[in-house]
RNA sequence: UACUGAUAAAGGCAAACUAUUUGAAAAAAUAGGACGCAAAGCCUAGGGUCUAAAGCCAUUUUUGGUUAUGAUCGCCUGGUUACCAAA
Numbered sequence: 001u002a003c004u005g006a007u008a009a010a011g012g013c014a015a016a017c018u019a020u021u022u023g024a025a026a027a028a029a030u031a032g033g034a035c036g037c038a039a040a041g042c043c044u045a046g047g048g049u050c051u052a053a054a055g056c057c058a059u060u061u062u063u064g065g066u067u068a069u070g071a072u073c074g075c076c077u078g079g080u081u082a083c084c085a086a087a
Base pairs, nucleotide, nucleotide: 004085005084012037013036017032018031019030020029021028022027035074041080042079043078045077046076047075048072049071050070055066056065057064058063
């Protein structure tokens, strides 16, 4: 330095759920809370998944369809940075 990852040490993150707020929704933020995580740090770059407000199309005129520019990196891949050091 690269790989690898202990019943090691130090430190870290925080699912479900609850409350409040934001949002059309998916979901997010904050506080509590720990299911888990060795990149569960960061980047939506590719794919997947979720939502469908605006737009477009149809329509019995308020419904239906379509659509990401919205969301998810704790779905996968890729990129990038990083703590520790037994075998």